[in-house]
């Protein structure tokens, strides 16, 4: 340095809180009821993350005859583990590191669609900006030849223009149509060859992902799927404020009984119907419209406040043996280990431990003072992620 695991202040005293068991209190107190409540003794009483609420389940209710398809969401190398998982283990492939080891959203780009900004000549039908190399034209110039000169011919160099070849080099970019070397060529180029890479075929090893060998092919339609999409597999919804039971008062509902009745009409007689009138309601007044409209008692049913349960014996902890590289599985033995709801698990003191500061010092130590990380159950499990002072162990 890397990886894995563990602890996360200790002991004692005093005093509180909460739950359970036993005993006492009790013909008690509170409440309409349901139900709650005291005292004493003994025993239990936060975490590795109780956190974030991100996945997977148990449990509960709702929906639902079964199956399939579509839509939507999720997962995505292979094999195994598990109740299940997006988790874990062991491998494969790729990348990083001297190494121990670490990281990977790791199916399909030849089904189709889309996108590839800026820069750049060109970004998917590939492409010629600079450079390199031929051809033609014009001009200049050098050498040689013909020639009296002018001029002409041949060859070389070069400026400019036109029209070509070239992807080796420069430049742009995240990415420019395999890489290195030799040959080749006017210059170049898989144009040819060797090696590496890649594609196809085949053989061998492996359950498989995949690996190794041989042959053929001159290299082929770049990247992007945490863009749509395609393929395979998985998936009902909501959550303990789920939900179950007990259950007032008031209002409203149903049934029965009694009493009272503004006027008129009607009646199958029931406080039934119709008209007028009265009252109440929507912030106030007027008008119009609308809705409701007698009181008391008893009983019933639903629901609310309230109360009880759900609520902790469980995919449980510890030890040991066996199987397995491991995750994990199996056998045996042993233990019972928080359960609150204005939400308990606290406070004080003493000693010690780790650590920090100051002083003394004979460098052995001593004295004084400070002071304990992250954070705290809330129906329960399996994971992941995030936070964490300090310390211990093992392996490499």
């Nucleotide at each position: 340095g890397a990886u894995g695991g563990c602890c996360g202040g200790a002991u004692g005293g005093c005093u509180g809180c909460u739950c359970c068991u036993u005993g006492c209190a009790a013909u008690g107190g509170g409440g309409a009821a349901a139900c709650c409540u005291g005292c004493a003794a003994g025993g239990g009483g936060a975490g590795g993350a109780a956190a974030g609420u991100c996945c997977g389940g148990g449990c509960u209710c709702c929906a639902c005859g079964g199956a399939a398809a579509c839509a939507c969401g999720g997962u995505g190398c292979c094999g195994g583990g598990u109740a299940a998982c997006g988790c874990c283990c062991g491998g494969c492939g790729g990348g990083g590191g001297c190494a121990a080891c670490c990281c990977c959203a790791g199916g399909g780009a030849a089904a189709g669609u889309g996108c590839c900004a800026c820069a750049g000549a060109a970004a998917g039908c590939a492409a010629a900006c600079c450079g390199c190399c031929g051809g033609c034209g014009c001009g200049c110039u050098c050498a040689g030849g013909u020639u009296u000169c002018a001029a002409c011919c041949u060859g070389g160099g070069u400026c400019c223009g036109c029209g070509g070849g070239u992807a080796a080099g420069g430049g742009u970019g995240a990415a420019a149509g395999g890489g290195u070397g030799c040959g080749g060529u006017a210059a170049g180029a898989g144009c040819g060859c060797a090696c590496c890479g890649c594609g196809c075929c085949u053989c061998c090893g492996g359950c498989g992902a995949c690996g190794g060998g041989g042959g053929c092919g001159g290299c082929a339609g770049g990247g992007u799927a945490a863009a749509c999409c395609c393929c395979a597999c998985c998936g009902g919804g909501a959550g303990c404020a789920a939900g179950a039971c007990c259950g007032a008062a008031u209002a409203g509902g149903a049934a029965g009984g009694g009493c009272c009745g503004g006027c008129g009409g009607u009646u199958u007689c029931g406080g039934g119907c119709c008209g007028c009138g009265g009252g109440u309601g929507g912030g106030u007044u007027u008008c119009c419209g609308c809705a409701c409209u007698g009181c008391c008692c008893u009983u019933c049913g639903g629901g609310u406040a309230g109360g009880u349960c759900g609520c902790g014996c469980g995919a449980g902890g510890c030890g040991u043996c066996c199987g397995g590289c491991a995750a994990c599985g199996g056998g045996c033995g042993u233990c019972c280990c928080a359960g609150a709801c204005g939400a308990a698990u606290g406070g004080c003191c003493a000693u010690c431990c780790a650590u920090c500061g100051c002083c003394c010092c004979u460098c052995g130590g001593g004295g004084c003072g400070g002071g304990g990380a992250c954070a705290a159950a809330a129906c329960c499990c399996g994971g992941c992620u995030u936070a964490c002072a300090g310390g211990c162990c093992a392996u490499c």
Molecule: Bacterial RNase P class A
Organism: marine eukaryotic metagenome